[in-house]
Context: one part of a larger RNA
Molecule: large-subunit ribosomal RNA, domain III
Organism: Halobacterium sp. TGN-42-S1
Parts: sequence; C1' cells; structure tokens
RNA sequence: UAGUAGCAGCGUUAGUCGGGUAAGAAUCCCGAUGGCCGAAAGAGCAAGGGUUCCUCGGCAAUGCUUAUCAGCCGAGGGUUAGCCGAUCCUAAGGCCCGUCGUAAUUCGAGCGGGUCAAAAGGGAAACUGGUUAAUAUUCCAGUGCUACCGUGCAGUGAAAGCCGACGCCUCGGAGCAGCUUGAGCCGGACGUUCGUCCGGUCGAAUCGUCGAAGUCCGUGGAAGCCGUAAUGGCAGGAAGCGGACGAACGUCGAGAUAGGGAAACUCAAGUCAAUCUGGGGCCCGUGAAAAGGCGAGUACGGUAUUCGUACCGAGAUCCGACACAGGUGCUCUGGCAGAGGAAGCCAAGGCCUGU
Repeated sequence: UAGUAGCAGCGUUAGUCGGGUAAGAAUCCCGAUGGCCGAAAGAGCAAGGGUUCCUCGGCAAUGCUUAUCAGCCGAGGGUUAGCCGAUCCUAAGGCCCGUCGUAAUUCGAGCGGGUCAAAAGGGAAACUGGUUAAUAUUCCAGUGCUACCGUGCAGUGAAAGCCGACGCCUCGGAGCAGCUUGAGCCGGACGUUCGUCCGGUCGAAUCGUCGAAGUCCGUGGAAGCCGUAAUGGCAGGAAGCGGACGAACGUCGAGAUAGGGAAACUCAAGUCAAUCUGGGGCCCGUGAAAAGGCGAGUACGGUAUUCGUACCGAGAUCCGACACAGGUGCUCUGGCAGAGGAAGCCAAGGCCUGU
C1' cells in the first nucleotide's frame, strides 16, 4: 500500500424460546414455535462396504468451532427360512479333453465331447397378524401350499400334444388397488346454538365359484346386408338362434364366532397404475435357448440338508487420499391444478449436519 480487499453470491439465508442432563451446553436430549425437501432431501432393493447395526460406559485423538453427542474409543449383545434369494437351467462367451497338423510344444483353424457362465432371462411352493434395544414372508399364533419317500385304495391309459416362449408402434374392451365425488355410520377439532372442517369405516395367501374377448361346431340362408374407435366380413356361407372350449393380482363365497380397531367396522358413481384380453400398422431388422411343467388320481404318515439374511446404500457407512458441491443400476411415488415424472404449494415421511 491500508483500516484497503474480504467477512453476500451452491435457489436450504433457519433458526428461536422454555425445560432436562452435566464440572462445563448456541451445537446433546425433550417440548413449543418457525422453516426446508416432497419423481425427494421420502420408501424398498442391487452392487460395493464389512460390524459402520443395538445397548452400556467414555472424550486423549478423529469431527474444519463446541460437545455431556457421534459412522470416534472401550465392553457386551445382535443376522433364526422346505415356500425370499443362492443352489438348478440354458444365453453371448470362457475353459478343458479328444481328433488332426508338426521332428516337437506351455502352439494351432475346423470337427466332436465335457464343463463353467444370469442373486435383473427361465424357474416346484406363503400369506395375515403379533413380537425384539437390535431379526423377521425366517421367530411366535393362525390359516395355507410344494417336492420327494413310505403305506393303503384306485388305476394300466403315458405319449402324442401343449406350456415354458418372447419385437417395435398404435387403438379398443375387462379391470383391482389408488384417487375423486355423493350418502350412511363412528370419532375428533372449532363454535353459545345452527353448523363448518378433519380422520376412520379394515381384513391376505389359498380353495371353490362366476366369467369377457376370441376360436370352433350345429342351425340358418343374406345377391347388398352385417359390423368397428379404426382396418373390415360374407354362397369357400353374412346376420340371427343354440352350443363347446375359454382370462385376470377380476366377481362372489369360504378362509374369518382368525386377526386388527377406542368405535363404526356400510353403499353408490366416476377415473382407472397393475393384471387380463383383442384389433390394426411397421420391417432389405421378423424379434433366445435349455432345464422344467401340464397332459397323469386320492388318503394318511414322514422328510425338506448347505450358504446369504445385521446396517448404510449416500451432500458422512460405496468409487473418488477427506464426514470431498463429482460419479453410481432397478422399483414405488398421494393432493391442488396441469399434456406432463415440467414449474409452484402441500400430504405421508424425512430434515434444520449441503455442520
């Protein structure tokens, strides 16, 4: 230089008050109030991490301050499965062996065989409630289901066929949950009454039942009719009428004088994720395979080993030397409105530690 630059600039400006604990509190805990996220800063998984989970006791260090707090330090505890996954199957692909080539090989194309390869493909079977400080479709209660073995009865049909098993775009139909609207019932808030507002009104797998589209059969007999959102259909047999097969995580009943709830523990309409079903369009792209299953009964009894299972899953548990403004796959996602997962405000839930 100069009391100058700076102490604002990541769209989270986030705290404040009262109480508690304590030697000690802006920072820990509780309450109130005020804010922030809300296709996320909520919830469930995978990879990866590996005890970080829970409880008790600590504060030298770690924590960009403090600390009575902690993903830190010390000690103890915690992960329970026939039905969730691995395990099984095959995929691109990998590896090995044989054959052959060479004088020879730790080399080699082809061919043949074997084996590995998916915790997002295929696949036997589980749901509801309760419980722990920390696990739960695993424990407990209740109700189910599968495979294999044995026994009894039935049965000699058993292997043809079918499923597994599939592209992209678009449009119909069925449709639960959810949401919205209306009514009844139960409860709550406010209010002197009338009333207004808010919340609830639940209940699985499984077993049975009903069941549309579509296809097929019979009947019928149309020379212009039938039909669709649209394309369309028809004497090679239309409409009409009758029948067979035939779907949902759909309906109804049982499950359930289970459970859950303080109580009520109903009904209707609309829109409809999921799920099921059908039509149309596109292609110089035509959209896996295998295991396995069904076909192929019933009753009773027995067996069901092994491995994973805690917690984080991220502006602090992963990869980036860090509690790093970076990176990291899948799923769920309510309201007001909206074309929308946009932008805005809110719910459930979370957070005030992008310390």